[in-house]
């Protein structure tokens, strides 16, 4: 010095707490809720190739990581953040 399709959306999970509901007054075993860059799946997109020109196939890799602060009712693997740092 290097940050990119390292793309978008949906559903879900690990995880998270307590506004609402439920239970019963301890709180949570729950419903709903929040939720992953480094978790999962799907659709789209993108790149390349082929093709009857709008379809098919392939690919979409890798990723150690605090402390602190912030949001929400609250907390968190959420956000700052593929950040600082390490390598």
């Nucleotide at each position: 010095g290097c940050c990119c399709a390292a793309a978008u959306u949906u559903u879900c999970u690990a995880g998270g707490g307590u506004u609402c509901c439920g239970u019963u007054c301890g709180g949570c075993u729950g419903g709903a809720c929040c939720a992953a860059g480094a978790g999962a799946a799907a659709a789209u997109u993108c790149a390349c190739a082929a093709u009857u020109u709008u379809u098919u196939g392939u690919g979409c890799a890798c990723a150690c990581g605090g402390a602190a602060g912030g949001a929400u009712a609250a907390a968190a693997a959420c956000c700052u953040g593929g950040g600082a740092g390490a390598g």